[in-house]
RNA sequence: GCAUCUGUAGUCCAAUGGUUAGGAUAAUUGGCUUCCAAGCAAUAGACCCGGGUUCAACUCCCUGCAGACGCA
Numbered sequence: 001g002c003a004u005c006u007g008u009a010g011u012c013c014a015a016u017g018g019u020u021a022g023g024a025u026a027a028u029u030g031g032c033u034u035c036c037a038a039g040c041a042a043u044a045g046a047c048c049c050g051g052g053u054u055c056a057a058c059u060c061c062c063u064g065c066a067g068a069c070g071c072a
């Protein structure tokens, strides 16, 4: 330099172009308990940046950035 894949919450992973973006775990709070742990309930937390297509984009297209792997 070229090609492929990936980028969503602190972490791991979902999401037919039309849902209030979902789950687990972690965090906080409250029950429970003599106390702790476990379990229970609740709360808060995210679409890599920019542009385009579309009535409507996490989703499709392009550029950039970052990462993985391969070729040179």
Stems, first nucleotide, its partner, number of pairs: 001071002004068004010025004018055001027043004048064001050062003
Transfer RNA from Triticum aestivum, 72 nucleotides, folded computationally. RNAcentral holds the sequence, with entries from Rfam. Its Rfam family is "tRNA". It is annotated as a transfer RNA.